[in-house]
Molecule: small-subunit ribosomal RNA
Organism: uncultured Planctomycetia bacterium
RNA sequence: AGAGUUUGAUCCUGGCUCAGAUUGAACGCUGGCGGCAUGGCUAAAACAUGCAAGUCGAACGCGAAAGGGGGCAACCCCAAGUAGAGUGGCGAAAGGGCGAGGAAUAGAUUUCUACGUACCCCGAGGUAGAGGAUAAUCUGGGGAAACUCAGACUAAUACUCUAUACGGUCCGAAAGGAUCAAAGGCUUGCUGCCUUGGGAGCGGGGAAUCUCCUAUCAGCUAGUUGGUGAGGUAAAGGCUCACCAAGGCGAAGACGGGUAGCGGGUGUGAGAGCACGGCCCGCCGCAUCGGGACUGAGACACUGCCCGGACUCCUACGGGAGGCUGCAGUAACGAAUCUUCCGCAAUGCGCGAAAGCGUGACGGGGCAAUGCCGCGUGCAGGAUGAAGCCCUUCGGGGUGUAAACUGCUGUCAGGGUUUACCAAAAAAAUGAGGCGACCCAAAGGAAGCACCGGCUAACUCUGUGCCAGCAGCCGCGGUAAUACAGAGGGUGCGAGCGUUAAUCGGAAUCACUGGGCUUAAAGCGUGCGUAGGCGGACUUGCAGGCAUGUUGUGAAAUCCCAUGGCUCAACCAUGGAAUUGCUUCGUGAACCGCAAGUCUCGAGGCUGGUAGAGGCGGUCGGAACGCUAGGUGGAGCGGUGAAAUGCGUAGAUAUCUAGCGGAACGCCGAAGGUGAAGACAGGCCGCUGGGCCAGUCCUGACGCUGAGGCACGAAAGCGUGGGGAGCAAACGGGAUUAGAUACCCCGGUAGUCCACGCCCUAAACGAUGCGCACUAGAUCGAGGAGGAUGACACCCCCUUGGUCGAAGCAAAAGUGUUAAGUGCGCCGCCUGGGGAGUACGGUCGCAAGGCUAAAACUCAAAGGAAUUGACGGGGGCUCACACAAGCGGUGGAGCAUGUGGCUUAAUUCGAAGCAACGCGAAGAACCUUAUCCUGGGCUUGACAUGCACGGAUCAACUCUCCGAAAGGAGAGCCACAGUCGCAAGACCGGAACGUGCACAGGUGCUGCAUGGCUGUCGUCAGCUCGUGCUGUGAAGUGUCGGGUUAAGUCCCUCAACGAGCGAAACCCCUGUCGUUAGUUGCUAACAGGUAAUGCUGAGGACUCUAGCGAGACUGCCGGUGUCAAACCGGAGGAAGGUGGGGAUGACGUCAAGUCCUCAUGGCCUUUAUGCCCAGGGCUGCACACGUGCUACAAUGGUGCGUACAGAACGACGCAAAAUCGCAAGAUCGAGCAAAUCGCUCAAAGCGCACCCCAGUUCGGAUUGCGGGCUGAAACCCGCCCGCAUGAAGUCGGAAUCGCUAGUAAUCGCGGAUCAGCUACGCCGCGGUGAAUACGUUCCUGAGCCUUGUACACACCGCCCGUCAAGUCAUGGGAGCUGGCAGCGCCCGAAGUCGCCCCGAUUCAGGGGUGCCCACGGCGAGGCUGGUGACUGGGACUAAGUCGUAACAAGGUAGCCGUAGGGGAACCUGCGGCUG
Repeated sequence: AGAGUUUGAUCCUGGCUCAGAUUGAACGCUGGCGGCAUGGCUAAAACAUGCAAGUCGAACGCGAAAGGGGGCAACCCCAAGUAGAGUGGCGAAAGGGCGAGGAAUAGAUUUCUACGUACCCCGAGGUAGAGGAUAAUCUGGGGAAACUCAGACUAAUACUCUAUACGGUCCGAAAGGAUCAAAGGCUUGCUGCCUUGGGAGCGGGGAAUCUCCUAUCAGCUAGUUGGUGAGGUAAAGGCUCACCAAGGCGAAGACGGGUAGCGGGUGUGAGAGCACGGCCCGCCGCAUCGGGACUGAGACACUGCCCGGACUCCUACGGGAGGCUGCAGUAACGAAUCUUCCGCAAUGCGCGAAAGCGUGACGGGGCAAUGCCGCGUGCAGGAUGAAGCCCUUCGGGGUGUAAACUGCUGUCAGGGUUUACCAAAAAAAUGAGGCGACCCAAAGGAAGCACCGGCUAACUCUGUGCCAGCAGCCGCGGUAAUACAGAGGGUGCGAGCGUUAAUCGGAAUCACUGGGCUUAAAGCGUGCGUAGGCGGACUUGCAGGCAUGUUGUGAAAUCCCAUGGCUCAACCAUGGAAUUGCUUCGUGAACCGCAAGUCUCGAGGCUGGUAGAGGCGGUCGGAACGCUAGGUGGAGCGGUGAAAUGCGUAGAUAUCUAGCGGAACGCCGAAGGUGAAGACAGGCCGCUGGGCCAGUCCUGACGCUGAGGCACGAAAGCGUGGGGAGCAAACGGGAUUAGAUACCCCGGUAGUCCACGCCCUAAACGAUGCGCACUAGAUCGAGGAGGAUGACACCCCCUUGGUCGAAGCAAAAGUGUUAAGUGCGCCGCCUGGGGAGUACGGUCGCAAGGCUAAAACUCAAAGGAAUUGACGGGGGCUCACACAAGCGGUGGAGCAUGUGGCUUAAUUCGAAGCAACGCGAAGAACCUUAUCCUGGGCUUGACAUGCACGGAUCAACUCUCCGAAAGGAGAGCCACAGUCGCAAGACCGGAACGUGCACAGGUGCUGCAUGGCUGUCGUCAGCUCGUGCUGUGAAGUGUCGGGUUAAGUCCCUCAACGAGCGAAACCCCUGUCGUUAGUUGCUAACAGGUAAUGCUGAGGACUCUAGCGAGACUGCCGGUGUCAAACCGGAGGAAGGUGGGGAUGACGUCAAGUCCUCAUGGCCUUUAUGCCCAGGGCUGCACACGUGCUACAAUGGUGCGUACAGAACGACGCAAAAUCGCAAGAUCGAGCAAAUCGCUCAAAGCGCACCCCAGUUCGGAUUGCGGGCUGAAACCCGCCCGCAUGAAGUCGGAAUCGCUAGUAAUCGCGGAUCAGCUACGCCGCGGUGAAUACGUUCCUGAGCCUUGUACACACCGCCCGUCAAGUCAUGGGAGCUGGCAGCGCCCGAAGUCGCCCCGAUUCAGGGGUGCCCACGGCGAGGCUGGUGACUGGGACUAAGUCGUAACAAGGUAGCCGUAGGGGAACCUGCGGCUG
């Protein structure tokens, strides 16, 4: 110090989230020791038990017992004047606890005084005399108890009286007068007592300033504000009362509501701040709830009293007792918080002369990792890098010097011994508890938690498969998860680590320091103006602000600094600083302020001009329109995309004349003018507001802004009364449509108009508050003055309205003297999106509704500007058999073939718009073929490699049996190389085989894990890069623009200059020529020969073959064009502008296709999903679609005759001739591995003849019979031939396909695959051989530029509302039910005060009563909760329903206000805005 998250990417705005520190914490896992702290935050709810305030015999009178001793006993002595209770004194008002209440009666700081003060200190004076009681005790009585009554006796420092009066108090001017005390005790020098003065400390009271939220609380107040008098108090005072006056408080927030103890301080923060107030200290308040007084120096009293209420307990039912918010503790509540401990040894407090006693204050110990701090769990060596575990590319790597092992040490815990120290200020005594010192043993007893996708340090394997789960935010998980779970490894902290909660920080995200408001949230619709804020120049004074010095204070603790004490630290001590504040007294006079005076430049006035749809009232006018009357006229008019409704022969429309009516004012007219805004337009008249210019005569700061307030305020709407031509919500009708509550059409009412009164809102916009000053210009309007001119032109000044632009500003777009620049003053407003400008409340309104204005809940975004794409029923330019112009088809028929569907035991699988469907398949009867189905078999396997063993058995071969075959069983047979050996034979080895182990195998899955290959856009002209430049950036430029091209082809211009992949060219075929070469090809000349033929000799001329070359390049000419590129025309040429055709396919798109060509990751299978075999299926048929073939006929069919190709192919082959057969074909087989032989007759064509428009001499499906061929085998399921049969079909609906020239159309021929064939398919070859293209409006697709966008999975996009379902929170609601504070009335305990009576010497006391008053009751209201049938909208949710409103011109531009209507989004009217 920042980071993540909105987007395809960018910049900005803006929220959410994270990293830090902290805590009286809690929870999870874990847990060795010590020190110092801390520990009921919830129920101020309830409490069992024990303890927490006593003490004094030196104030007083009484006065035991146990025990001991004596005595026979009664009894006596000691215990002992002790314990004990009582009278009396002091204390009990402190200490300790808690924070309910309380927003001022409180707290903090400063300051003031009309007051009090026991104990303590200092000073002065005094302490004389007298008296009567009463507790205790005893006796008697009542009561369950608590307690209490009567009688008798007694003391005092208890009580009473008298005296005295330095002094106090009162009266008084003074003199003086009046009045008021006392207590003694003991140890004889101490301590008390009384009066009084002073002090210290403590307290009572007052003032100023400050101290939370709320205006959806705006008015509050009758003892209220003040006065006079009185009462009361320690004391001022409406503190209380009587009378008088009518005041007092409040927008600087009264009154009301909510919340809260306050401060020193604490946490955080750079600070300013923000949040908090636990422990410690100060103050306040409280003591079961409410009220009250008594005593006392002090209380309205935590462990006192009285009364009332609630609760608990005891009871003999008559009555009584009680108050842990003291220390422990219980139960309850809660996420959660300890011991019913020890001691008065220390510190302190009370009493006492003291010893001392008391003290749950306090000192200690215990419990809890609750926090902070310290220590330890060893240290050193130790590699062949052990084992185990994990990973692996199988080589290895990691854990890891880590362990084992060797050596060493002894902190803490453990055991034992000891008591210096806590203990002092004269000494001594005193230790609850603890520190310390010494010795012993042994590495022994002591490590976990979280995390590892990014933020954020740390990565792999396995499991799981949108499941289980994770998650602080973004987000992970749908079969290769570094994000889940486990493991290995790693990272971070460490006796802790994480999580949750909470505060501050980051957050400049409430902005004082330190933000904003054109478009992101945000300028009030506009003006006038009150309070307030701010305010021109000069002079003098004052000293409130300000500055500086100073006085006092700002308690201590805390924080900071220094030093010191515990071994260190935490902790503690001492000193300093600080405490930013308040206060006292000076000084200064620049600035602010105040007072006084002066000035003119701000502001205003005066005089003279001037422009204008500024406002109000009146009056007049013409055009158009409608209506009425009349004339002419005669069938339509009107309206639309097209129509219809409507009007019209009862005479419309059209046209002419006359009259009536209302509303609006053409041209001028404009980026023009005026006004504060809304707004304002015919002419004239009247009244009236403001501006500008010029003069510089007057006033003398009179100014600016403006919370509240007041006024104005389009349209729509409302009320009353008029008016009503046109237009026109609603409404009616006609169309459109799937529907059409709309858009279009025909009608039409409110309304629009006027008067008066309301409403008060708009995209009321420049989305830009008002005022002043300053900061480059250029240009075009409007108004006025000046200079100059004869007059214009021209120059210059002020005001006003625009445009373009420097600097600057801005996220950018943009703005830019009319600021969104630079400053000042004042006001208004904003703080993520939705919920919502909504609810409730208040207020205004006749209503509609306006103004003010939340929360729960929910999301992680919502937004602004700009960028690149994509898209548009946006635009411009251009292209393509895209359309058009043509020719021929498909869609109808039959058949073939593929697909869907259906069927099936199976009908194997894939391909799916174009770009699947005569596609993979260039050949399914078996095989192919895929277990697709049924059935039968095999298990190291049909195939590969390695190892081990076996050993010639076995396998192979031959044969037999079973079987459909595969396969199984059995028999026969028996090698090869090497070594040794004469040989027989022995040994050994490899291949084979068998057995076993590794493994093979898989057309099993995933084309969404992949490679390769392919399709498509598209042979479309595009796609990019380097450097430079522009922009904050994404990006742009280049690649745009002007021409041109088939082309990003080329030329020119240009902040670009170059380059690459594409286009073109290079390659192949074809078209012309040359040359070379002539066999199997050719044959002109020569020769020979035949029935005939290049048949033969021969020839290279020609054709041809196949090599090499030439040729075409806009090269030449003319024109157009920018002196260009290029285009048009022409010449020449076989060919002319790419000659024709092919191959060639940029960056990329479609998660396009293919795991079934092949390759390949992962997964699955292993006596089966592998392998073999037989049979079946892939051919199955109500149906639908695609692609084809054949036709429907006469441009034809049939028959006869006859002519002309090219390119292929041939040995498991092509097959001639000949013969047979109607034919398919057969027999035989010449020739030919091919320019030689064969396939091989090409067909359409041409000639002749018949058919005569018909379901035919068209058409050939279907079926029957008979044949042929291939093949083990044609049943399922082949092809061909002959005879017979002769179906549909007479040119094909909507729709749709191909083709621009040797093309379409038409005709045949060949080849691959192949035994054969379902080929009508596919790939090639040649023959014959057209028509048309005006053109680019439209349909489809494409390219470039531009525009809009709410799209980016990119229009097959996005997205709105109703309805239906579920969940959640919330408003209304007949009511029901709590709480709070007041008001009126009633009742009125205890008690103070007052009064009356009794009492008596007085005081006390008793009885009664008055005022006040707690609690309680009644009543009408207020405020605030809970709940509530039903109901309103809202949010969220999986792929529900209806439509299509918005985003593109979103298909009717959208939006704002208002009104009406409608299932819904919405539609329509009126006015406004451009976003």